[in-house]
RNA sequence: UUCUUAUCGAGAGUGGUGGAGGGAAAGGCCCGAUGAAGCCCGGCAACCGAUUUAUCUGAAUCUUUGGUAUGAUACCUUGAUCAAGAUAAAUGUCAUGGUGCUAAUUCCUUCAAAGUUUGUUCAGCUUCCGGCGGACAACUUUGGCAGAUGAGAA
Repeated sequence: UUCUUAUCGAGAGUGGUGGAGGGAAAGGCCCGAUGAAGCCCGGCAACCGAUUUAUCUGAAUCUUUGGUAUGAUACCUUGAUCAAGAUAAAUGUCAUGGUGCUAAUUCCUUCAAAGUUUGUUCAGCUUCCGGCGGACAACUUUGGCAGAUGAGAA
């Protein structure tokens, strides 16, 4: 750098240093000299990891209960132990390890579809109050794109 996959409405600073930017891109809207980024410390607990309890699945072992066949013994059944795995615990617990994160839902939107009602509009259709249809806008939902992070692979 690329690919696969999971997640992205939770959580986390009145610290030190630093000194003007920052929130990926664009547009918006924000944060910032009452101090931005970066670095240090602290914190959080998403993933990997460790660990507890319960339930389920279950390799294996043991002996027990009962049964069937048998020369040895084997099989079925009941029970005990139990490797491993899965799920759950209003987000179990931990922060010793590897990453990560620590304003705002990934800050919002970006592309598409569906729906809703409202509004605007049309040399449209029909009629005369109006109704129907199309387009645009707004809102909601779903999916996608992009991005971030983990895990795995090349």
This is a predicted structure of a 154-nucleotide RNA (SAM riboswitch aptamer (S box leader)). Its mean pLDDT, the model's own confidence on a scale to 100, is 75. The model forms 97% of the base pairs in the Rfam consensus. It was read from a public genome assembly, where an Rfam model found it.